[in-house]
RNA sequence: GGGUCGGUGGUGUAAUGGUAGCAUUAUAGUCUCCAAAACUAACGAUGCAGGUUCAACUCCUGCCCGACCUG
Repeated sequence: GGGUCGGUGGUGUAAUGGUAGCAUUAUAGUCUCCAAAACUAACGAUGCAGGUUCAACUCCUGCCCGACCUG
């Protein structure tokens, strides 16, 4: 240099064009003499820039980052 795969809350992981969800950490509350556990609530995310589309995590192009293969 070329090729394949991947990039989503702090972390892990779904969503095959139609309301971005789940678990968990941390936070607050209930319970408790206190704490743990349990329960409840709220916060928090689509790598970047364009394009297609009524509508894009999803499809297309380029770039960035990571893993692997290859010269």
Background:
This is a predicted structure of a 71-nucleotide RNA (transfer RNA) from Coprococcus sp. HPP0074. Taxonomically the source falls in Coprococcus (Bacteria, Bacillati, Lachnospirales, Lachnospiraceae).